[in-house]
Transfer RNA from an uncultured bacterium, 71 nucleotides, folded computationally.

RNA sequence: GCGGGGUUAGUAUAAUGGUAGUACGGAAGCCUCCAAAUCUUUUGGCGUAGGUUCGAUUCCUACACCCCGUG
Numbered sequence: 001g002c003g004g005g006g007u008u009a010g011u012a013u014a015a016u017g018g019u020a021g022u023a024c025g026g027a028a029g030c031c032u033c034c035a036a037a038u039c040u041u042u043u044g045g046c047g048u049a050g051g052u053u054c055g056a057u058u059c060c061u062a063c064a065c066c067c068c069g070u071g
Base pairs, nucleotide, nucleotide: 001070002069003068004067005066006065007064010024011023012022013021018054025043026042027041028040029039047063048062049061050060051059
């Protein structure tokens, strides 16, 4: 240089055009003499910039970063 894959919450990971879920974590409450655990509620997210579309995490383009292969 070329080719391929990946980037979603603090962490891990789903969702393939139609209000972005789950678990752990954080916070509050319940319980307890206190705490832990359990239970309930809650918090917080689609790498960046454009394009297509009524509508984009999803499709297209460029860029950034990470991984693999290759000259």

It matches the Rfam family "tRNA". By type it is a transfer RNA.
Its mean pLDDT, the model's own confidence on a scale to 100, is 84.